[in-house]
RNA sequence: AAAGUCCGCUGGACGAUCGCUGGCAGCCGCAGGAAGUUGCGGUUGCGAGAGGUAACGUCCGGACUCCGCAGAGCGACGUAGCAGGUAACACCUGCCCACCGCGAGGUGAGGAUUAGAGCAACAGAGACGAGCUUCGGCUGGCAGACGCGCAAGCGGCUCGAUCGCCGGAGGUGAAACGGGCAAUCUCUACGUGGAGCAACACCGAAUAGGCGGCCGAUGAUCUGGCUCGGGGAGGCCGCGGGUAGGUGGCUUGAGCCGGCGGGCGAUCGCCGGCCUAGAGGAAUGAUCGUCACGGCGUUCGCGAGGACGCUGCACAGAAUCCGGCGUACAGGCGGGCUUUGCAU
Numbered sequence: 001a002a003a004g005u006c007c008g009c010u011g012g013a014c015g016a017u018c019g020c021u022g023g024c025a026g027c028c029g030c031a032g033g034a035a036g037u038u039g040c041g042g043u044u045g046c047g048a049g050a051g052g053u054a055a056c057g058u059c060c061g062g063a064c065u066c067c068g069c070a071g072a073g074c075g076a077c078g079u080a081g082c083a084g085g086u087a088a089c090a091c092c093u094g095c096c097c098a099c100c101g102c103g104a105g106g107u108g109a110g111g112a113u114u115a116g117a118g119c120a121a122c123a124g125a126g127a128c129g130a131g132c133u134u135c136g137g138c139u140g141g142c143a144g145a146c147g148c149g150c151a152a153g154c155g156g157c158u159c160g161a162u163c164g165c166c167g168g169a170g171g172u173g174a175a176a177c178g179g180g181c182a183a184u185c186u187c188u189a190c191g192u193g194g195a196g197c198a199a200c201a202c203c204g205a206a207u208a209g210g211c212g213g214c215c216g217a218u219g220a221u222c223u224g225g226c227u228c229g230g231g232g233a234g235g236c237c238g239c240g241g242g243u244a245g246g247u248g249g250c251u252u253g254a255g256c257c258g259g260c261g262g263g264c265g266a267u268c269g270c271c272g273g274c275c276u277a278g279a280g281g282a283a284u285g286a287u288c289g290u291c292a293c294g295g296c297g298u299u300c301g302c303g304a305g306g307a308c309g310c311u312g313c314a315c316a317g318a319a320u321c322c323g324g325c326g327u328a329c330a331g332g333c334g335g336g337c338u339u340u341g342c343a344u
Stems, first nucleotide, its partner, number of pairs: 001340010012291007020049002023046009051315001056326002059324005064196004076192005081095005096110001097108004111187002116185002118181002132170007140163001144157001146155003200248004210239006222230002255274008293312008
């Protein structure tokens, strides 16, 4: 220097105008109350308001909430080297093993096939309990079987064939009786109750319906206050449940940052500092300008580079919270290590 591998950081800045969400403080108005004051609305000011281990997918594990739960067994689902970490995990770390890579490094559902079942393309006689061709041996054995042929028939064999048993070799194939696959069922060990913040708790209208009481054809309620008149079957009060709606749950937490210490490491302990969205059909925005960065074009310059114009600027957006895993990402920056080449 090139190629590669692993890890880390970043992923726009400033200004103007108009807005949005919630917090604090002041002022004004309304309502309640004896009052301090409380609630609601408006307005002004101050400070806050999405990510980079993706806020994402909602895959795994938990916190939290409600429901369920004598005990035992079966089933279903999940996990699987060994040790450690953790609230927990299917995650992470260390080591072993296998595979890939020259290497740095990467990948691994990595228990059991002497419990049982199932599976294996093509080729091959045969693919899970098969026996083709050929050779050798037998103190195995007998005269008829065997091979070819549609058949008639022919052939080798008494120098013992065919046949039986034993052993070797050949060919096919990834694999040939000795095995493989458990990411097929299965077995073993361990684990798992269900639903989820639209959980759940509290407050709670209007209308309709329910229950109870009272009034009502001896005429109630209604007819704008009263009387007359009209009209003709419901009316009034109380209670309780549910709905709309409201409040809590809700963001201080297995939290973040720094230092020291234990440990190879994941991670743990101690000390100090910090408070960092909390909406609820759902705010965190829109427009414009300048700059930064990238691309293209024109132009100036020997060159390094400069000027101008156009254009681009990713993936994505909280919704109870946390730990993981997985996935997406324009562009920029840094570090460790490996291989090769060159120079000293």
Background:
Bacterial RNase P class A from a Burkholderiaceae bacterium, 344 nucleotides, folded computationally. The sequence is in RNAcentral, with records from ENA. A source record names the gene rnpB. Its mean pLDDT, the model's own confidence on a scale to 100, is 78. The organism belongs to Burkholderiaceae, within Bacteria.